[in-house]
Transfer RNA from an SAR324 cluster bacterium, 73 nucleotides, folded computationally.
RNA sequence: GCCAACUUAGCUCAGCUGGUAGAGCAUCUCAUUCGUAAUGAGAGGGUCGAGGGUUCGAUUCCCCCAGUUGGCU
Numbered sequence: 001g002c003c004a005a006c007u008u009a010g011c012u013c014a015g016c017u018g019g020u021a022g023a024g025c026a027u028c029u030c031a032u033u034c035g036u037a038a039u040g041a042g043a044g045g046g047u048c049g050a051g052g053g054u055u056c057g058a059u060u061c062c063c064c065c066a067g068u069u070g071g072c073u
Base pairs, nucleotide, nucleotide: 001072002071003070004069005068006067007066010025011024012023013022019056027043028042029041030040031039049065051063052062053061
């Protein structure tokens, strides 16, 4: 330099053919226990990497930029 994949909650990831964004773990609260752990119930936490375009409507489609990983040279 070229090609491909990926970027969504603190972490690991879903969300598939456009229609108000979710799970597990973690955190906090409550219940249970003599107490802790475990278990159960609940809560908080996201400008969906940045910018633009299409559309009534974009995490999703298109363009561009940045970053990460892998391959080729």
Lineage of the source: Bacteria > delta/epsilon subdivisions > Deltaproteobacteria > SAR324 cluster. It matches the Rfam family "tRNA". Gene Ontology term of the family: triplet codon-amino acid adaptor activity. Model confidence (mean pLDDT): 82 of 100.